[in-house]
């Protein structure tokens, strides 16, 4: 001085003015629980927001065991918890601050690995290398030689791929190969030492070389009732159902008497016999509308937390003056994401500008 990493804060501020919302005292009004008026007082976030994890609380379920199904999936710590935080390992990225990681098990099992490629998982023969044994052809008396590249052997070389079944070198073979040695690397058992732990060092053995994929089936391990404040609990009209009391349905007729017709219910084999029916009181519970808790030092239940105006602060942007990139001075422009609805920890997402703090790399200077 110039690029970067992390983390922390803030999210316009005063006033006058009109105006909402709850709530408190006076006043005033009437249908008596509500409106009006004064005056005080209190009214939105860091995410109130997705509603995605996990609880508080409320209702409904529920013998035990097992499948089935879903959920978590390093360690140690905090935490009521949690797909939560915050350390550490382990892996991947970055020169580095540092950042990411749904991080058990692929050495129990099955599936899938595109294009390309001979062959993609108890490999593979296109090119290539051998042809020791075996055939086939010359040669030789014969042992045997020679040469073809017909069965075959080979995983060294080229070639394709994102991946090709450990790497160098030597021995070895017909060629060849961990086929056997040496050293490199990896896994795996066992010991040791350091961590509380994940797990790191170090030794030794064992040719054991083992592809990836589990946000594919699986396996381990260890966990799982279901709906939600429109949860749920209290009061509680008017019709209606139900009990009890009186006068008893409907018609001929305005009563009474009589006479005629209907439905329900009990009862009886049947004739049939007994009550009811409408109206007016009274009284039980159930429950509806509706209220009122749940419900908060904001808090509705269609949903307040606003709007103007003036000066300051940030921003930008325009003019004048001095001038050196600048300063002063006028003017003009203006402030993101976003609005609670139980109620509490967390994750996620959206966010203009501002401040601070630690640190890292590069170059300069002392």
């Nucleotide at each position: 001085u110039g690029a970067g990493u992390c983390g922390g804060c803030u999210g316009g501020g005063u006033g006058g003015c009109c105006g909402c919302g709850g709530u408190g005292c006076c006043g005033g009004g009437c249908u008596c629980g509500c409106c009006c008026g004064g005056c005080g007082u209190c009214g939105a976030g860091g995410a109130a927001g997705g509603u995605c994890g996990g609880g508080a609380c409320u209702c409904c379920g529920c013998a035990g065991a097992g499948c089935a199904g879903g959920g978590u999936g390093c360690u140690c710590a905090c935490g009521a918890a949690a797909c939560g935080u915050g350390u550490g390992u382990c892996g991947a990225g970055g020169u580095g601050a540092c950042u990411c990681g749904c991080a058990g098990g692929a050495a129990a099992g099955u599936g899938c690995c595109a294009c390309a490629g001979a062959g993609a998982a108890c490999a593979g023969a296109c090119c290539g290398c051998c042809g020791a044994u075996g055939g086939c052809a010359g040669g030789g008396c014969a042992a045997c030689c020679u040469g073809c590249a017909c069965a075959g052997g080979c995983a060294a070389g080229g070639g394709u791929g994102a991946a090709a079944c450990g790497g160098u070198g030597c021995g070895g073979u017909a060629a060849g190969a961990g086929c056997g040695c040496a050293c490199c690397a990896g896994u795996g058992g066992c010991c040791a030492c350091g961590g509380u732990g994940a797990c790191g060092u170090g030794g030794u053995c064992a040719g054991c070389u083992a592809g990836g994929u589990a946000a594919a089936c699986c396996c381990c391990a260890c966990c799982c009732g279901g709906a939600g404040c429109a949860a749920g609990g209290c009061c509680a009209a008017g019709c209606g159902u139900g009990g009890g009391a009186g006068u008893u349905g409907g018609g001929c007729u305005g009563c009474u008497c009589g006479c005629c017709c209907g439905u329900c219910c009990g009862g009886g084999a049947g004739a049939c016999c007994g009550g009811g029916c409408a109206c007016u009181c009274c009284c039980c519970a159930g429950g509806u509308a509706g209220g009122c808790c749940g419900c908060a030092u904001a808090g509705a239940u269609g949903g307040a937390u606003g709007g103007u105006c003036a000066c300051c602060c940030a921003u930008c942007c325009c003019c004048u003056u001095c001038a050196u990139u600048g300063a002063a001075g006028g003017g003009g422009u203006g402030g993101a994401c976003a609005g609670a609805a139980u109620c509490c920890c967390g994750c996620c997402u959206a966010c203009a500008g501002g401040c601070c703090g630690a640190c890292u790399c590069a170059c300069c200077a002392c």
Molecule: Bacterial RNase P class A
Organism: Actinomycetes bacterium